[in-house]
The RNA shown here (Bacterial RNase P class A) has 428 nucleotides and comes from a Planctomycetaceae bacterium. Taxonomically the source falls in Planctomycetaceae (Bacteria, Planctomycetota, Planctomycetia, Planctomycetales). The coordinates come from a structure-prediction model, not an experiment, and the mean pLDDT is 76. Its Rfam family is "Bacterial RNase P class A". The family's RNA type in Rfam is ribozyme. Of the family's consensus pairs, 93% are formed in the model. The RNAcentral record of the sequence draws on ENA.
RNA sequence: CGAGUGGGCUGAGUGAUCGCUGUUUUGAGUUCUCGGUUGUCUUCGGAUUUCCGGGUGGCUUGAAAGGGAGGAAAGUCCGGGCUCCGCAGGGCAGGGUGGUCGGUAACGCCGACCGGUCGUGAGAUCAGGGAAAGUGCCGCAGAAAAGAUACCGCCGAUGGCCCGCCACUUUUCGGUUUCGGCCGAGUUGUGGCGGGAUCAGGUAAGGGUGAAAUGGUGCGGUAAGAGCGCACCGGCAGUCGGGGUGACUCGGCUGGCCUGGUAAACCCCACCCGGAGCAAGGCCGAGCAGAAGGAUGUCGCACUUGUGCGGCGGGGGCUUGUCCGGCUCCCAAAGACCUUCGGGUAGGCUGCUUGAGGUGUCGAGCAAUCGGCAUCCCAGAGAAAUGAUCGCUCUCGACAAAACCCGGCUUACAGGCCCACUCGGCUG
Numbered sequence: 001c002g003a004g005u006g007g008g009c010u011g012a013g014u015g016a017u018c019g020c021u022g023u024u025u026u027g028a029g030u031u032c033u034c035g036g037u038u039g040u041c042u043u044c045g046g047a048u049u050u051c052c053g054g055g056u057g058g059c060u061u062g063a064a065a066g067g068g069a070g071g072a073a074a075g076u077c078c079g080g081g082c083u084c085c086g087c088a089g090g091g092c093a094g095g096g097u098g099g100u101c102g103g104u105a106a107c108g109c110c111g112a113c114c115g116g117u118c119g120u121g122a123g124a125u126c127a128g129g130g131a132a133a134g135u136g137c138c139g140c141a142g143a144a145a146a147g148a149u150a151c152c153g154c155c156g157a158u159g160g161c162c163c164g165c166c167a168c169u170u171u172u173c174g175g176u177u178u179c180g181g182c183c184g185a186g187u188u189g190u191g192g193c194g195g196g197a198u199c200a201g202g203u204a205a206g207g208g209u210g211a212a213a214u215g216g217u218g219c220g221g222u223a224a225g226a227g228c229g230c231a232c233c234g235g236c237a238g239u240c241g242g243g244g245u246g247a248c249u250c251g252g253c254u255g256g257c258c259u260g261g262u263a264a265a266c267c268c269c270a271c272c273c274g275g276a277g278c279a280a281g282g283c284c285g286a287g288c289a290g291a292a293g294g295a296u297g298u299c300g301c302a303c304u305u306g307u308g309c310g311g312c313g314g315g316g317g318c319u320u321g322u323c324c325g326g327c328u329c330c331c332a333a334a335g336a337c338c339u340u341c342g343g344g345u346a347g348g349c350u351g352c353u354u355g356a357g358g359u360g361u362c363g364a365g366c367a368a369u370c371g372g373c374a375u376c377c378c379a380g381a382g383a384a385a386u387g388a389u390c391g392c393u394c395u396c397g398a399c400a401a402a403a404c405c406c407g408g409c410u411u412a413c414a415g416g417c418c419c420a421c422u423c424g425g426c427u428g
Base pairs, nucleotide, nucleotide: 001424002423003422004421005420006419007418008417009416010415012393013392014391015390016389017388018387020068021067023065024064025063026062027061028060029059030058031057032055033054034053035052036051039048040047041046070399074410075409077408078407079406080405081404082277083276084275085274094273095272096271097270098269099113100112101111102110103109114128115126116125117124118123129268130267134266135265136262137261138260151207152206153203154202155201158200159199160198161196162195163194164193165192166191167190168189171186172185173184174183175182176181215233216232217231218230219229220228234258235257236255237254238253239252240251241250242249243248281350282349283348284347290341291340292339293338294337297312298311299310300309301308302307303306313331314330315329316328317327318326319325357376358375359374360373361372362371363370364369394397
């Protein structure tokens, strides 16, 4: 200098004006409530009213100070807190997790390590228990995809078949004869040798198919071959020893034991898991409906003894606003009225933000993380605020916005900055 690997931080800045929403302090108005007090009415229980004082009360409003979205606030996929319900304990069912050790409130998260695979490397990645318990499945290709099989090829030892030669043998014809036979050609059977690769058969070395084909190399062996035998290498099982908390690893010995893959297929093993969720839950509480109680006058006369009539009284309506007066209706039965009660709708308050918190520093630990000290308070709305306008500067600005709260994971993201490490080239 070039090419990479892993990780962390950041997510335009700044000024003025006007808004929005919480908090604190303070002022005004209004309302509620409590205590005292002044009148009026009264069925003596209270009702209403004047004034004063109290309430970190509520609502409206003014002023000042200070705060106001994110690294993912998102997806709602895991885990926990919190709340209510359920629960003696155990099992079944169902769901989840899956190398080891550690971290944590907990996790399917994180760290370190082990093992497999990939990369020259820094590093990346793994749903990483069990396939030698059982069952199932393995497309296409291929002979064959799991206890079997044989397409091409190799062999054809062994048993047949065919051909040739030889020996012996059965028999026919011809020739010859010293009549005993001999020679030649054919023929029957047996045996031997050689050949064919033709059948049965043997084989799994080689070819070919496939992601994967029954360990690899060599020697022996064989008809050809094969762990068939042997040596070495690899794996597995058993066993012994060394190291490590452990996953695991290193080494020795024995055994030819050589065994396909697949469990985010059933299944087996080990461990974990109660349900619902802030629309959880708590407090207050109109209206309507419900329950209980209270009051609903008095006098006289009549009789059918609980009704009728009348006077007084009370209430409503009309009569010009008011009073008197007048007219009219009602007064015991229900309804209406008053008081109280429980549940509780609308609605209000709360839960609500001080927390597994932030920052700095010191310590323990390889690290995740944990502990000590100091310091800070940093959204809390409720149809939902965090914005608008005008300027200035720059590299001209991505993905996207809380809704009970945290820890993670995943996904989206313009650009900028930093750290550690690897490989290659050049130069000193």